[in-house]
Predicted 3D model of a 112-nucleotide RNA (SAM riboswitch aptamer (S box leader)) from Acidimicrobiia bacterium UBA2766. The source organism's lineage runs through Bacteria, Bacillati, Actinomycetota and Acidimicrobiia. It was read from a public genome assembly, where an Rfam model found it.
RNA sequence: ACCUCAUCCAGAGAGGUGGAGGGCCCGGCCCGACGAAGCCUCGGCAACCAGGUCAUAGUGACCCCGGUGCCAAGUCCGACCACUCGAUUUCAUUCGGGGGGAAAGAUGAGUU
Repeated sequence: ACCUCAUCCAGAGAGGUGGAGGGCCCGGCCCGACGAAGCCUCGGCAACCAGGUCAUAGUGACCCCGGUGCCAAGUCCGACCACUCGAUUUCAUUCGGGGGGAAAGAUGAGUU
C1' cells in the first nucleotide's frame, strides 16, 4: 500500500505552544483572532485487540494499570440508485420532505 471482515443516531476537554486555517475531495452549511491546523502535558470517553474474572450450546456480561482509537455538529448534511409522501402541473416537469441501499471515508483486527 492493496485486499478481507466488523463498526460508525451513544460517549468524552482543560492548560501550554503556535498564529490562519479546519470539518478527506466537490457543493452546501458550520467552526475559527472570545485564537484554526500541528505539536507537548495532563485529564477523560470507549471497549476493536491483548489480559483478567464469571457464566456459557453458540457465546455473553463485567473489569481494564497494556496496544490502538476517539473527545463540535449522526461519518455535520448532500452528492449515485431505486422507493415513498407532499406541493406545482393539461401533459411533461420542477421543488421540498422521509426512511432504505450503494459508493467514498474513518477506526480496529487480519491476509499478502